The prediction has a mean pLDDT of 78. Predicted 3D model of a 372-nucleotide RNA (Bacterial RNase P class A) from a Bacillota bacterium. Lineage of the source: Bacteria > Bacillati > Bacillota. Rfam family: Bacterial RNase P class A. Rfam classes the family as a ribozyme.
RNA sequence: GAAGUCAUCCAGGCAACCGCGGGCGCCAAUCCGAAAGGUGGCGUCUGAGGAAAGUCCGAGCUCCGUAGGGCAGGGUGCUGGGUAACGCCCAGUGGGAGUGAUCCCAAGGAAAGUGCCACAGAAAUGAGGACCGCCGAUGGCUGCGCAGCAGCACAGGCAAGGGUGGAACGGUGCGGUAAGAGCGCACCAGCGCUUGGGUGACCAAGCGGCUAGGUAAACCCCACCUGGAGCAAGACCGUAUAGGGACGUGAUACCGUGGCCCGCGGUACGUCCGGGUAGGUCGCUAGAGCUGCACGGCAACGUGCAGUCGAGAUGGAUGGUUGCCCCCUCACACUUGAGGGACAGAACUCGGCUUAUCGGGUGACUUCAUCA
Numbered sequence: 001g002a003a004g005u006c007a008u009c010c011a012g013g014c015a016a017c018c019g020c021g022g023g024c025g026c027c028a029a030u031c032c033g034a035a036a037g038g039u040g041g042c043g044u045c046u047g048a049g050g051a052a053a054g055u056c057c058g059a060g061c062u063c064c065g066u067a068g069g070g071c072a073g074g075g076u077g078c079u080g081g082g083u084a085a086c087g088c089c090c091a092g093u094g095g096g097a098g099u100g101a102u103c104c105c106a107a108g109g110a111a112a113g114u115g116c117c118a119c120a121g122a123a124a125u126g127a128g129g130a131c132c133g134c135c136g137a138u139g140g141c142u143g144c145g146c147a148g149c150a151g152c153a154c155a156g157g158c159a160a161g162g163g164u165g166g167a168a169c170g171g172u173g174c175g176g177u178a179a180g181a182g183c184g185c186a187c188c189a190g191c192g193c194u195u196g197g198g199u200g201a202c203c204a205a206g207c208g209g210c211u212a213g214g215u216a217a218a219c220c221c222c223a224c225c226u227g228g229a230g231c232a233a234g235a236c237c238g239u240a241u242a243g244g245g246a247c248g249u250g251a252u253a254c255c256g257u258g259g260c261c262c263g264c265g266g267u268a269c270g271u272c273c274g275g276g277u278a279g280g281u282c283g284c285u286a287g288a289g290c291u292g293c294a295c296g297g298c299a300a301c302g303u304g305c306a307g308u309c310g311a312g313a314u315g316g317a318u319g320g321u322u323g324c325c326c327c328c329u330c331a332c333a334c335u336u337g338a339g340g341g342a343c344a345g346a347a348c349u350c351g352g353c354u355u356a357u358c359g360g361g362u363g364a365c366u367u368c369a370u371c372a
Base pairs, nucleotide, nucleotide: 001368002367003366004365005364006363007362008361009360010359012325013324014323015322016321017320018319020047021046022045023044024043025042026041027040029039031038032037049343053354054353056352057351058350059349060348061230062229063228064227068262069261070260071259073226074225075224076223077222078092079091080090081089082088093107094105095104096103097102108221109220113219114218115215116214117213131162132161133158134157135156138155139154140152141151142150143149144148170188171187172186173185174184175183189211191208192207193206194205195204196203197202234282235281236280237279244273245272246271247270248269249268253267254266255265256264289308290307291306292305293304294303295302296301326341327340328339329338330337331336
């Protein structure tokens, strides 16, 4: 200097004028409204995100509910830790990609059982009557110069060589054999046992017999977890009406926030027709909150001390104009000119994950080239 990897910060800035929502303080009208309740002026403070998106997980909170237990169903799936909890985060183990910094994994069990493996191929797991082939020592057949030699490849032997395929009952090499084969040996992989290290997943060493396809992101088995519905939850105030009508089922019945069973509680329940209200207030923002420092921990994070105070809307607020500055692109000798500034707006709140995204800044690490 170039190329990359990981983490983190900002999210255009400043000023003026006019216009909006909320908090707090002061003032005012007896203003609006049937009521509950609401409104105006002045001053001051404050007012959309890193994802506010998706609604995919987990919770806080509310109701069923005074009450449960089980089964089915659903979720997670290497080990240890963090957390209110999680399918999240941190660290590690095993595997994979990369020269590397790093990144990714739907990572329990195939010897509990069932299923599937197209096509090709002889054959795809209770697998092989072997496609091309090799041998033919022994037996058999034929010939000859006949105690033997030669030929045939019938019986028989082989799966080592070649072929098919993603995969062919371990791999490579040497020996051995008629030709072969873990038949034997060396090294390696797998499996089993023992010893050592580690909290553990697992790792290392030694010994052994020679070897038990793949697939569970197929059904299944195993371990752990698991009520339901949701802020349009729910609570209160005011106004108004029809405590209405019909049909059906009924105590051995029916109803009670997913299904089934048991338990517990209740006395009605279901369908259709018809009528009234649809206004206001709360929930609604002081939190598993944020920031800084110290200590503990590899880290996630925890503990302590100090400081700090948020947008709370509800036909739904933060907008409009002007000027200057900043960043990027193009043109231009300079001056200067033109264009652009992403993804995108809270609606109870929080911890995550996933997706979209212009540009700028900072730190650490890796690789390459060059110079000293």